[in-house]
RNA sequence: CGGGAUGUAGCUCAGUUUGGUAGAGCACCGUGUUCGGGACGCGGGGGUCGUAGGUUCAAAUCCUGUCAUCCCGA
Repeated sequence: CGGGAUGUAGCUCAGUUUGGUAGAGCACCGUGUUCGGGACGCGGGGGUCGUAGGUUCAAAUCCUGUCAUCCCGA
């Protein structure tokens, strides 16, 4: 320098195919149960989807640039 993969909640990931209200598990907070804790039940908070633009009535999703990590090649 060229090509490819990945980036979504604190963590691990789904959702992209076919654009249409951002989700799950674990974790966290409250509460019930318990002498107390754990486990279990119930309830709750937390995201502007790496970033900057574009297309569209509408973008995590489509298009372009760019950043980070990893892989391959030179």